[in-house]
């Protein structure tokens, strides 16, 4: 780096449907149809590759957290009437 699963990111309702998933239908491309607005960060655990090197370990520590299509409500601060 990456990949898997957990837990944080204060919530609820509505509507749209990009991605991925199902299912149809096509020789293929491909297209309709249904789900869908945590698929983003961070954190932990595994496990792949790499890298260092004292050949059996590291790849660290501290302390934050930004975010998350549209509309509406609620909750938290602040501020003002």
């Nucleotide at each position: 780096u990456c990949c898997g699963c957990c837990g944080a990111g204060g919530g609820g309702c509505g509507c749209u449907g990009c991605a991925a998933c199902a299912g149809a239908u096509g020789c293929a491309a491909a297209u309709c149809u249904g789900u869908c607005a945590g698929g983003c960060u961070c954190g932990g655990c595994g496990g792949a590759u790499g890298g260092g090197u004292u050949c059996a370990c590291c790849c660290c520590c501290u302390g934050c957290a930004a975010c998350c299509g549209c509309g509406c409500c609620c909750a938290u601060c602040c501020c003002c009437u």
Predicted 3D model of an 81-nucleotide RNA (SAH (S-adenosyl-L-homocysteine) riboswitch aptamer) from an uncultured Gammaproteobacteria bacterium. The coordinates come from a structure-prediction model, not an experiment, and the mean pLDDT is 79. The sequence was found by an Rfam model in a public genome assembly. The model forms 100% of the base pairs in the Rfam consensus.